[in-house]
Small-subunit ribosomal RNA, 3' major domain from an uncultured prokaryote, 486 nucleotides, folded computationally. Its Rfam family is "Bacterial small subunit ribosomal RNA". Rfam links the family to the GO terms ribosome and structural constituent of ribosome.
Context: one part of a larger RNA
RNA sequence: UGACGGGGGAUCACACAAGCGGUGGAGCAUGUGGUUUAAUUCGAAACAACGCGAAGAACCUUACCUGGCCUUGACAUGCACGGAUUAGCCCUGUGAAAGCAGGGUGACGGCCCUUCGGGGUUGGAACGUGUGCAGGUGUUGCAUGGCUGUCGUCAGCUCGUGUCGUGAGAUGUUGGGUUAAGUCCCGUAACGAGCGAAACCCUUGUCGUUAGUUGCCAGCGGGUAAUGCCGGGGACUCUAGCGAGACUGCCGUUGUCAAAACGGAGGAAGGUGGGGACGACGUCAAGUCAUCAUGGCCCUUAUGGCCAGGGCUACACACGUGCUACAAUGGUCUGCACAAAGGGCUCCGAAGUCGCGAGACCAAGGCAAUCCCAUAAAGCAGGCCCCAGUUCGGAUUGCAGGCUGCAAUUUGCCUGCAUGAAGCCGGAAUCGCUAGUAAUCGCGUAUCAGCAACGACGCGGUGAAUAUGUUCCUGAUCCUUGUACA
Numbered sequence: 001u002g003a004c005g006g007g008g009g010a011u012c013a014c015a016c017a018a019g020c021g022g023u024g025g026a027g028c029a030u031g032u033g034g035u036u037u038a039a040u041u042c043g044a045a046a047c048a049a050c051g052c053g054a055a056g057a058a059c060c061u062u063a064c065c066u067g068g069c070c071u072u073g074a075c076a077u078g079c080a081c082g083g084a085u086u087a088g089c090c091c092u093g094u095g096a097a098a099g100c101a102g103g104g105u106g107a108c109g110g111c112c113c114u115u116c117g118g119g120g121u122u123g124g125a126a127c128g129u130g131u132g133c134a135g136g137u138g139u140u141g142c143a144u145g146g147c148u149g150u151c152g153u154c155a156g157c158u159c160g161u162g163u164c165g166u167g168a169g170a171u172g173u174u175g176g177g178u179u180a181a182g183u184c185c186c187g188u189a190a191c192g193a194g195c196g197a198a199a200c201c202c203u204u205g206u207c208g209u210u211a212g213u214u215g216c217c218a219g220c221g222g223g224u225a226a227u228g229c230c231g232g233g234g235a236c237u238c239u240a241g242c243g244a245g246a247c248u249g250c251c252g253u254u255g256u257c258a259a260a261a262c263g264g265a266g267g268a269a270g271g272u273g274g275g276g277a278c279g280a281c282g283u284c285a286a287g288u289c290a291u292c293a294u295g296g297c298c299c300u301u302a303u304g305g306c307c308a309g310g311g312c313u314a315c316a317c318a319c320g321u322g323c324u325a326c327a328a329u330g331g332u333c334u335g336c337a338c339a340a341a342g343g344g345c346u347c348c349g350a351a352g353u354c355g356c357g358a359g360a361c362c363a364a365g366g367c368a369a370u371c372c373c374a375u376a377a378a379g380c381a382g383g384c385c386c387c388a389g390u391u392c393g394g395a396u397u398g399c400a401g402g403c404u405g406c407a408a409u410u411u412g413c414c415u416g417c418a419u420g421a422a423g424c425c426g427g428a429a430u431c432g433c434u435a436g437u438a439a440u441c442g443c444g445u446a447u448c449a450g451c452a453a454c455g456a457c458g459c460g461g462u463g464a465a466u467a468u469g470u471u472c473c474u475g476a477u478c479c480u481u482g483u484a485c486a
Base pairs, nucleotide, nucleotide: 001486002485003483004482005481007480008479009478010477011476012475013474015470016469019433020432021431022430023429026324027323028322029321030320031319032318033317034315035314042053043052064310065309066308067307068306069305070304073133077132078131079130080129081128082127088105089104090103091102092101093100094099108123109122110121111120112119113118135299136298138297139296140295144293145292146288147287148286149284151282156195157194158193159192160191161190162171163170164169175186176185177184201276202275203274204273206244207243208242209241210240211239212238216233217232220231221230222229247270250264251263252262253261254260326426330385331384332383333382334381335380336379342373343372344371347366348365352361353360354359392423397418398417399416400415401414402413403412439462440461441460442459443458444457445456
């Protein structure tokens, strides 16, 4: 100087408390361990691994296994040589395919000849042989770059000059207040500065202005069974560019005539308005050699390459994360209402017709503020159910179908009929959340032929309760104290 303490003081955080809803019990989905297996490819391991890499494992992917094949190789480039018309295209045999063996046809540029049919010669590329080499998801993340997690959006981490100390170092950065903040003020052997905090950026909340189509429709006119449907209009909504607006600016009280705090006015918004992006010096030899890059080591007729089939989906079991429930604030039937944000040409696909349905047929429109996906659902009104393993719950299984795709047996999703399991609110323990949040309800997208999505990432609808407080649990910041630790 740090680190640590079941030392002290001050302070903060959904850390506790106060509340609301869960997990732990059930069924299923998914990841992991274990076991099994020819293989169940590999990585991730307290928090910070376990719906994680994987934003799509039937083939492919694919790295694993079994079997069949290739050896300058699937791919790159240099050199040497070779031969013919090589490349390309087509076909045959064998085969599961890859591969192997064989046959046919036959390009392109320059020059020369030509009877205009073509022929000769040479060359680029290609082909073959050989050789340098290719190739490796083989190994080392404890050799590395890059990227990432975490403490933590915590308020810290440092430097220059000066001063103090023999020195390591100290001071500044401590102290008194204050703040979300090393934020600001005051004091001060310190005076300044940098990286962080804040601000600048995006988004959302109000208004103005510009613009008015594909969006809108108040007033005027026309028209319809009905609809901004038409003429028209720019008022309104909206769209998207530019501005305004919030700064403790104003008032009062408190405060060191400070910083600031509390209350108030005005205001769409008030003290960082809400949300996001943004992550200091560093810690964990944290993670990744399987995104990529890369040193060393290793393989080179194989640890490389191609192919078929299988596996990654196994199943006495254990754990994590979710979904659906156990019902009446509910289930079911009929009718009626209101979003936002996205996506669409190998695509979205209306209307019509067929089908109980999944879906099919035909096909308008749409490269989209125009058309489509696309009925939002919870909700509201009415009817039934009457507390039961039920009109709760939907697992499992059987049959019949639909879709995608060469192909759904291992192993896809969906529909209909039948079947109707466990489950009556969950032990010890444990998680999330402070407001448009929790809870609850649906909608969309990426990946994608299809889909194991109940996941992830977004979008809106409805919309709470509680916080007296900091004694305690957990983590953290500052000061101080002890130490046989570094």